[in-house]
Description
Predicted 3D model of a 133-nucleotide RNA (c-di-AMP riboswitch aptamer (ydaO/yuaA leader)) from Asanoa siamensis. The sequence was found by an Rfam model in a public genome assembly. The organism belongs to Asanoa, within Bacteria. Rfam family: c-di-AMP riboswitch aptamer (ydaO/yuaA leader). Rfam's curators write: This family represents a conserved RNA structure found upstream of the ydaO and yuaA genes in Bacillus subtilis and related genes in other bacteria. Rfam links the family to the GO terms cyclic-di-AMP binding and regulation of gene expression.
């Protein structure tokens, strides 16, 4: 010089998931951000007959075709990235979990979250327009 491997650091991206003060510590307290419940009013609402596999929530994550059928396949409605922004291009994502027979919508009120998961490095991150600085 180069490889590996580990620890600390600092940018940066996804998500509400970040900051501040208290404690030796576990943990608290608050601040911002997130979701839940929850009136009027509005929605909804009656008959009758079959059939039945309750309903509901957070999240972009729905839905359609092929295919016996797969952890398959192609393809969506939505979403993300792309390093100061914005177009264009372009590359991805299109899942999981919960609540437990109940729950439209909701002022006041009440309740609760604030995980995880990646990527780059000592200087550029796509040589595209357009603008800022």
């Nucleotide at each position: 010089g180069c490889g590996c491997c580990g620890c600390u650091g600092c940018c940066g991206c996804c998500u509400a998931a970040u900051c501040g003060c208290c404690g030796u510590g576990a943990g608290g307290c608050g601040a911002g951000c997130c979701g839940g419940g929850g009136a009027c009013c509005c929605a909804g609402a009656g008959u009758u007959c079959c059939c039945u596999u309750g309903g509901g929530g957070u999240g972009a994550g729905u839905c359609c075709g092929c295919g016996c059928a797969a952890u398959g396949c192609g393809g969506u409605a939505g979403g993300g990235g792309u390093u100061g922004u914005u177009c264009c291009g372009u590359c991805c994502c299109g899942a999981a979990c919960c609540c437990g027979u109940c729950a439209g919508c909701u002022a006041a009120c009440c309740c609760g979250g604030u995980c995880g998961g990646c990527g780059g490095c000592c200087c550029g991150a796509c040589c595209g327009a357009a603008g800022g600085a």